[in-house]
Molecule: Bacterial RNase P class A
Organism: Patescibacteria group bacterium
RNA sequence: UCGGCAGGCUACGCAGUCGCCGGGCCAAUUAACAGGCCGGGAGGAAAGUCCGAGCAUCACAGGGCAGCGCGGUCGGUAACGCCGACCCGGAGCGAUCCGAGGGAUCAGUGCCACAGAGACUAUACCGCCUCUUCGGAGGUAAGGGUGAAAAGCGUGCGGUAAGAGCGCACGGUCGCCGCCGGUGACGGCGGCGGGAGGUAAACCCCGCGCGGUGCAAGGCGAACAGGAUCAGGACGGCCCGUCCGUUACGAUCCGGGUUGCCGCUCGAACGCCCGGGCAACCGGGCGUCUAGAUGGAUGACUGCGCCCCGACUCGUCGGGGACAGAACUCGGCUUAUCGGCCAGUCGGCCGG
Numbered sequence: 001u002c003g004g005c006a007g008g009c010u011a012c013g014c015a016g017u018c019g020c021c022g023g024g025c026c027a028a029u030u031a032a033c034a035g036g037c038c039g040g041g042a043g044g045a046a047a048g049u050c051c052g053a054g055c056a057u058c059a060c061a062g063g064g065c066a067g068c069g070c071g072g073u074c075g076g077u078a079a080c081g082c083c084g085a086c087c088c089g090g091a092g093c094g095a096u097c098c099g100a101g102g103g104a105u106c107a108g109u110g111c112c113a114c115a116g117a118g119a120c121u122a123u124a125c126c127g128c129c130u131c132u133u134c135g136g137a138g139g140u141a142a143g144g145g146u147g148a149a150a151a152g153c154g155u156g157c158g159g160u161a162a163g164a165g166c167g168c169a170c171g172g173u174c175g176c177c178g179c180c181g182g183u184g185a186c187g188g189c190g191g192c193g194g195g196a197g198g199u200a201a202a203c204c205c206c207g208c209g210c211g212g213u214g215c216a217a218g219g220c221g222a223a224c225a226g227g228a229u230c231a232g233g234a235c236g237g238c239c240c241g242u243c244c245g246u247u248a249c250g251a252u253c254c255g256g257g258u259u260g261c262c263g264c265u266c267g268a269a270c271g272c273c274c275g276g277g278c279a280a281c282c283g284g285g286c287g288u289c290u291a292g293a294u295g296g297a298u299g300a301c302u303g304c305g306c307c308c309c310g311a312c313u314c315g316u317c318g319g320g321g322a323c324a325g326a327a328c329u330c331g332g333c334u335u336a337u338c339g340g341c342c343a344g345u346c347g348g349c350c351g352g
Base pairs, nucleotide, nucleotide: 001348002347003346004345005344007342008341009340010339012305013304014303015302016301017300018299020041021040023038024037025036026035043323047334048333050332051331052330053329054328055214056213057212058211067210068209069208070207071206072086073085074084075083076082087101088099089098090097091096102205103204108203109202110199111198112197125144126143127140128139129138130137131136153171154170155169156168157167158166173195174193175192176191177190178189179188180187181186218262219261220260221259222258226254227253228252229251230250232249233247234246235245236244237243238241269288270287271286272285273284274283275282276281306321307320308319309318310317311316312315
């Protein structure tokens, strides 16, 4: 310097004018409305509502079955399907990225399209070899062909009618055993075994986890209309009773819609510093208070500056400034997003 790979931060700025939401204070008022002053008012994703929690309420003796989810190991966390580090496999020259990454032996079952002779206790199409009555029969699994995958390794030597791990040497793979290293996944070394495919985001097996509904939860109050019960009241009936009936009289209880208040914002909070840890994260100290609407506020205009684009008479003019937007609150994931800044790392070329 060019091209990459990964991460963090930011999210146009300042001033003025007029508004909107909610809070505090002031004066006045019976009280309220209205008035004046002061300070506050969206996000990194507020989004999708996909996970995990808090909180609320309903249900619930305990255990199991079914169902659903998760799945390398060790950590982090309130918890997680999230995060970190590491292991194994794959891709890349590399930085780095991707992986639903337990089990197909010692549980069982299913499936493997098309092509192909044969797709699992399987097959012999071409080829090779032997025999032949020349039709074929037998042997073989090295070579060819089909396929995503073909009795299961590669090289060399031996062996044979031709061949074949059929035998041997070396190398590689898998399984078992032993030793060593590691908390562990796993790795290294040595020995033995020449060995019957894949698929579990197929059933299934193993291990772990899981009750439902969501702030329109739920609580308190008000008016309205409704239901149930009642040794009460009032009225009516008759056979005059411990009777029957009516009732917008009363008492108690219940649920529904409407409305006011609470829930509601101080919280697994945020900023800085110190310490522990590779890291995720944890501990301590100091400081800060940071929206609470409910047909739902957070806006509009003007000026100056900044960035981008386009013109030309070269210092002016014109246009533009992403995605989007709280609704009980947190921790994550995913998706959308114009630009800019900051560190890090890899490869190529050039120079010292």